Transfer RNA from Oscillochloridaceae bacterium umkhey_bin13, 76 nucleotides, folded computationally.
The source organism's lineage runs through Bacteria, Chloroflexota, Chloroflexia, Chloroflexineae and Oscillochloridaceae.
Rfam family: tRNA. The family's RNA type in Rfam is transfer RNA.

RNA sequence: GGGGCUGUAGCUCAGGGGAUAGAGCACCCGCCUUCUAAGCGGAUGGUCGUGCGUUCGAAUCGCACCAGCCCUGCCA
Numbered sequence: 001g002g003g004g005c006u007g008u009a010g011c012u013c014a015g016g017g018g019a020u021a022g023a024g025c026a027c028c029c030g031c032c033u034u035c036u037a038a039g040c041g042g043a044u045g046g047u048c049g050u051g052c053g054u055u056c057g058a059a060u061c062g063c064a065c066c067a068g069c070c071c072u073g074c075c076a
Stems, first nucleotide, its partner, number of pairs: 001072007010025004018056001028042004049065005
């Protein structure tokens, strides 16, 4: 240099054109408990990597770029 995969909450990940974008864990509040842990309930937390397109409508499709991981040279 070439190719592939991934990028969504603090972390691990679902969601692959038409919800108000979700789960588990963590954090916070409450219940329970003599107290803590465990268990139960609730709240908070997202410009869906960036930009531009396609579309009536994009986290989802296309292109470019950025970041991470993997594979891979040719000549001498």